[in-house]
Context: one part of a larger RNA
RNA sequence: AGGUUGUUAAGGAACUCGGCAAGUUGACCCCGUAACUUAGGGAUAAGGGGUGCUCAAGAAAUUGAGCCGCAGAGAAUAGGCCCAAGCGACUGUUUAGCAAAAACACAGCUCUAUGCUAAAUCGAAAGAUGACGUAUAUGGGGUGACACCUGCCCGGUGCUGGAAGGUUAAGAGGAGAAGUGAGAGCUUUGAAUUGAAGCCCCAGUAAACGGCGGCCGUAACUAUAACGGUCCUAAGGUAGCGAAAUUCCUUGUCGGGUAAGUUCCGACCUGCACGAAUGGCGUAACGACUUCUCCACUGUCUCAACCACGAACUCG
Numbered sequence: 001a002g003g004u005u006g007u008u009a010a011g012g013a014a015c016u017c018g019g020c021a022a023g024u025u026g027a028c029c030c031c032g033u034a035a036c037u038u039a040g041g042g043a044u045a046a047g048g049g050g051u052g053c054u055c056a057a058g059a060a061a062u063u064g065a066g067c068c069g070c071a072g073a074g075a076a077u078a079g080g081c082c083c084a085a086g087c088g089a090c091u092g093u094u095u096a097g098c099a100a101a102a103a104c105a106c107a108g109c110u111c112u113a114u115g116c117u118a119a120a121u122c123g124a125a126a127g128a129u130g131a132c133g134u135a136u137a138u139g140g141g142g143u144g145a146c147a148c149c150u151g152c153c154c155g156g157u158g159c160u161g162g163a164a165g166g167u168u169a170a171g172a173g174g175a176g177a178a179g180u181g182a183g184a185g186c187u188u189u190g191a192a193u194u195g196a197a198g199c200c201c202c203a204g205u206a207a208a209c210g211g212c213g214g215c216c217g218u219a220a221c222u223a224u225a226a227c228g229g230u231c232c233u234a235a236g237g238u239a240g241c242g243a244a245a246u247u248c249c250u251u252g253u254c255g256g257g258u259a260a261g262u263u264c265c266g267a268c269c270u271g272c273a274c275g276a277a278u279g280g281c282g283u284a285a286c287g288a289c290u291u292c293u294c295c296a297c298u299g300u301c302u303c304a305a306c307c308a309c310g311a312a313c314u315c316g
Base pairs, nucleotide, nucleotide: 003309004308006306007305008304010302011301014300019297027051028050029049030048031047036041038145052067053066054065055064056063057062068072080295084291085290086289087287088286092104093103108143109142110141111140112139113138114137120129121128122127146282148280149279151212152211153210156209157208158205159204160203161202162201165200166199167198171194172193174189175188179186180185213231214230215229216228217227240274241271252268253267254266255265256264
């Protein structure tokens, strides 16, 4: 020097990617308690005060008077708190051994299959699960509490339904030399007859897979374009949200917070490249989640010092 632990003047996050670590808080009783809210919560919100012993009164809770100490939950055990935003509703689950999360699950919603010898699954099969259940049931897919909602496109792919026509195999029917067989038949052949599903075709279907445009002009300052023209498309992105877990340019611009803010919060909209169950947008409560801030607190730091412990190690 390193390890474990304790204390520290003044300052108090200046440390650092980041308050990581440490510290603060802490029990019980009394007072008091905001926004918001699904009216349950939020809430131990926040923020204050008290706590020993003796005597007296009282059934007790407790009250009054006095006493001692630096200190009375006298040691130990025992929430730091607040503001705002993101994501996920929540309790739960997970990478045994670098990830606990915004990932998975979830109740709820929805689509779809299935009428019972059910569908689905396991099994050459018998049989079994489903289920000793019966559509308020069971299987599968998606979404993910709740509130408000969930727009347009069926051209492509898929699925469902349809059957007139087209295409189409073996076969049927037709034709046939020689042969074989008791016979039935076997055997050969082809532009044309007949011949299923499928495909083509016709519809439906997007909480199926998916998709949801260019260019040009125009208003009496300028700018912009409610409006018009044109091309293309199956249809051209609706509501809501928007520099966002999405924004390249970008530390966009404006406002807030700071003396100073690439982060943060509120707006704007020029959305490189948001967008509606691959859900959109909100949301109380919840979270060892992520980001930002205040107060308190501190050896994280300015800047380091000292004590203790036991071991390696050194000397004896």